[in-house]
């Protein structure tokens, strides 16, 4: 230098053919339970979807460029 895969909540990840999809589990907070902690139950909590543009009535999703990580080729 070239190719492929990935980047979404504090962490691990899902997200279908572009539309009512911004989610799950864990975590964290509070209450209940307990002598107390843990466990358990209930409720709550959380995002510029890597960045910048473009297409579109509408983009996490499509297109372009760039950044970061991994693998391969040279």
């Nucleotide at each position: 230098g070239g190719g492929c895969c990935g980047g979404u909540a504090g962490c691990u990840c899902a997200g279908u053919u572009g539309g009512u999809c911004a989610g799950a589990g864990c975590g964290c907070c509070a209450a209940g339970c307990u002598u107390a902690u843990a466990c358990c139950u209930u409720g709550g909590u959380g995002g510029u979807c890597g960045c910048u543009g473009g297409u579109u009535c509408g983009a996490g999703u499509c297109c372009a460029g760039c950044c970061c990580g991994g693998c391969c080729c040279a």
This is a predicted structure of a 74-nucleotide RNA (transfer RNA) from a Patescibacteria group bacterium.
Model confidence (mean pLDDT): 81 of 100.
Rfam family: tRNA. The family's RNA type in Rfam is transfer RNA.